[in-house]
RNA sequence: UUCUUAUCAAGAGAAGCCGAGGGACUGGCCCGUCGACGCUUCAGCAACCAGCCAUUUAUGGUCAGGUGCUAAUUCCAGCAGGUGUAAACCUGGUAGAUAAGGA
Repeated sequence: UUCUUAUCAAGAGAAGCCGAGGGACUGGCCCGUCGACGCUUCAGCAACCAGCCAUUUAUGGUCAGGUGCUAAUUCCAGCAGGUGUAAACCUGGUAGAUAAGGA
């Protein structure tokens, strides 16, 4: 970098440093000099993998070692279809993120 599978409506922030952009892309809409984003430390959330226990062998429980995450549903939409006078809503898909395995 790419492929496969699973999940994405819940949950969880403080301090220090830095200093202008950030929320993947595009449009919208937001966040941001009352200091965002990022980095570090500490804290927390969750439980994909690993460990342990049980069992109906596929699940349940437990722990927190490897990851991940801690503004907004993946912030909303993007493509196709459906409901609707409209506003709006629903379903699937694409894209993205994370985990595990493979190339």
SAM riboswitch aptamer (S box leader) from Sporosarcina quadrami, 103 nucleotides, folded computationally. Rfam family: SAM riboswitch aptamer (S box leader). Its family is annotated with regulation of gene expression in the Gene Ontology. The sequence was found by an Rfam model in a public genome assembly. The coordinates come from a structure-prediction model, not an experiment, and the mean pLDDT is 87.